[in-house]
Transfer RNA from Acidiferrobacter sp. SPIII_3, 74 nucleotides, folded computationally.
RNA sequence: GCGCCCUUAGCUCAGUUGGAUAGAGCGUUGGAUUCCGAUUCCAAAGGUCAGAGGUUCGAAUCCUCUAGGGCGCA
Numbered sequence: 001g002c003g004c005c006c007u008u009a010g011c012u013c014a015g016u017u018g019g020a021u022a023g024a025g026c027g028u029u030g031g032a033u034u035c036c037g038a039u040u041c042c043a044a045a046g047g048u049c050a051g052a053g054g055u056u057c058g059a060a061u062c063c064u065c066u067a068g069g070g071c072g073c074a
Base pairs, nucleotide, nucleotide: 001073002072003071004070005069006068007067010026011025012024013023019057028044029043030042031041032040050066051065052064053063054062
C1' cells in the first nucleotide's frame, strides 16, 4: 500500500428481512432481609448504537467517507 472483519451501558455481548418505547448478564447505587456481613429478593441510575454525511415515511441495521482495533497479502 491492497483486501476482509469488528466498534451497541463501566465490562462481556444480544438485537432476525429497516418498523414504532434500544435490551440481557455482571458491575454500581438505594431499599428489604441480618446483631453485623455474605447470600437472596425488589427497585433505580447508566447509551450522541465509534464520528460525519447520504438514502428512506422510518436507520443500531443499507450506502459513502473518517477514526480506532484485528486478520491476511505485498

Annotation
The prediction has a mean pLDDT of 80. Rfam family: tRNA. The family's RNA type in Rfam is transfer RNA. Rfam links the family to the GO term triplet codon-amino acid adaptor activity. Taxonomically the source falls in Acidiferrobacter (Bacteria, Pseudomonadati, Gammaproteobacteria, Acidiferrobacteraceae).